[in-house]
Transfer RNA from Planctomyces sp., 74 nucleotides, folded computationally. The sequence was found in a public genome assembly. The organism belongs to Planctomyces, within Bacteria. Its Rfam family is "tRNA". About the family: Transfer RNA (tRNA) molecules are approximately 80 nucleotides in length. The prediction has a mean pLDDT of 81.
RNA sequence: GCGGCUGUGGUGUAGUGGUAACACAUCAGCUUCCCAAGCUUAGGAUGCGGGUUCGAUUCCCGCCAGCCGCUCCA
Numbered sequence: 001g002c003g004g005c006u007g008u009g010g011u012g013u014a015g016u017g018g019u020a021a022c023a024c025a026u027c028a029g030c031u032u033c034c035c036a037a038g039c040u041u042a043g044g045a046u047g048c049g050g051g052u053u054c055g056a057u058u059c060c061c062g063c064c065a066g067c068c069g070c071u072c073c074a
Base pairs, nucleotide, nucleotide: 001070002069003068004067005066006065007064010024011023012022013021018054026042028040029039030038047063048062049061050060051059
């Protein structure tokens, strides 16, 4: 330099062109002598920019970051 894949709460994942879900973690409450476990509850996210669309996390383009492979030089 070229190609491919990935980017979603604090963490790990799912999902779909139409209110973004689950688990763990965190806050609060219940329970418990206390802790742990359990139950309930709350907050929190689509990497950045642009395009298409009534509507984009989803489709398209560019950029950024990460991973993998290839080429060249040494």